[in-house]
This is a predicted structure of a 350-nucleotide part of an RNA (small-subunit ribosomal RNA, central domain) from a metagenome. RNAcentral holds the full RNA, with entries from SILVA. Its mean pLDDT, the model's own confidence on a scale to 100, is 88.
Context: one part of a larger RNA
RNA sequence: CUGGGCGUAAAGCGGACGCAGGCGGCUAAGUCAGUCUGAAGUGAAAUCCCGGGGCUCAACCUCGGAAUGGCUUCGGAUACUGCUUGGCUUGAGUACGUGGGAGGAGAGUGGAAUUCCUGGUGUAGCGGUGAAAUGCGUAGAUAUCAGGAGGAACACCAAUGGCGAAAGCAACUCUCUGGCACGUUACUGACGCUGAGGUCCGAAAGCGUGGGGAGCGAACAGGAUUAGAUACCCUGGUAGUCCACACCGUAAACGUUGUGCACUAGGUGUAGGAGGUGUCGACCCCUUCUGUGCCGUAGCUAACGCAUUAAGUGCACCGCCUGGGGAGUACGCUCGCAAGAGUGAAACUC
Numbered sequence: 001c002u003g004g005g006c007g008u009a010a011a012g013c014g015g016a017c018g019c020a021g022g023c024g025g026c027u028a029a030g031u032c033a034g035u036c037u038g039a040a041g042u043g044a045a046a047u048c049c050c051g052g053g054g055c056u057c058a059a060c061c062u063c064g065g066a067a068u069g070g071c072u073u074c075g076g077a078u079a080c081u082g083c084u085u086g087g088c089u090u091g092a093g094u095a096c097g098u099g100g101g102a103g104g105a106g107a108g109u110g111g112a113a114u115u116c117c118u119g120g121u122g123u124a125g126c127g128g129u130g131a132a133a134u135g136c137g138u139a140g141a142u143a144u145c146a147g148g149a150g151g152a153a154c155a156c157c158a159a160u161g162g163c164g165a166a167a168g169c170a171a172c173u174c175u176c177u178g179g180c181a182c183g184u185u186a187c188u189g190a191c192g193c194u195g196a197g198g199u200c201c202g203a204a205a206g207c208g209u210g211g212g213g214a215g216c217g218a219a220c221a222g223g224a225u226u227a228g229a230u231a232c233c234c235u236g237g238u239a240g241u242c243c244a245c246a247c248c249g250u251a252a253a254c255g256u257u258g259u260g261c262a263c264u265a266g267g268u269g270u271a272g273g274a275g276g277u278g279u280c281g282a283c284c285c286c287u288u289c290u291g292u293g294c295c296g297u298a299g300c301u302a303a304c305g306c307a308u309u310a311a312g313u314g315c316a317c318c319g320c321c322u323g324g325g326g327a328g329u330a331c332g333c334u335c336g337c338a339a340g341a342g343u344g345a346a347a348c349u350c
Stems, first nucleotide, its partner, number of pairs: 003322004007304002012318001014201004021194003025088007033081002035077008049065006091191001092188003095184005103177007110154001115149007125136002162169002206247001208245004215241002220236004258317006266295011299306002323350003332343004
């Protein structure tokens, strides 16, 4: 470079926003850059290919033809693409109305439970395990009652449910705030899709400064188990887990399935909305839009399976793969306080 691929074989960036770039709805006119067509010029010779000829053949030599990606100029065509100008409403967006939601941020409040403290009752055990022991307890524990302190998490509702771009989000109230769906069809008039770089967000652990510390609990200590036991079990327990600010930037960050649009049988749940039949009304039933599950036709697939939420049929754009090990290592560079992250080989070997 080209081909074939990316759910599970190697391969979808963790997610989004977005500059450049690529691609782009319906319609009219203009232009003729791309595109198509005619002609002219050029594309040296040799070589290569085809045909003929000469060395006794061949190699070799020679003649003719063909071929030569393409480039330049002039004339013409105008469907498509581009460009310019005008129009349209289906894509996209705005307005209005309705609705639901653990979407985000801040402040405040609540009850249950664990632990600790004080006081009362009360007496010899408690705790723990497969069984024990370490441990706690006559300086009065465990149990029980009353009061208090403090931190963290929010049982039931709860769902195969909802929201969010992903990470993720769950007691209650208030304030601020993002997005979404449906309905009306009023407005703008292609304003769109994707997106290398870039920027932002990004679980847990970890790091920095300052707080906080109930429970849990790496490390650590002890008790057991065992041949040993740097473990599994038990008693303790520091960082951490929590808060504020700042960093890190990684995960089986998974649906192991990039984003957007269009098309292609159905059936059955569930969540939000709208309309209709009927009804006093609420249900029920029917239609439809959006989301979320299960089953399944065609089709696809190596099979498993996927199947209107596609892995089917197509288009646009991006990312990525190219045998296993060496190796996500070394070196270099960028980033980071560090831990490390990103980028990312080769020798050698099978």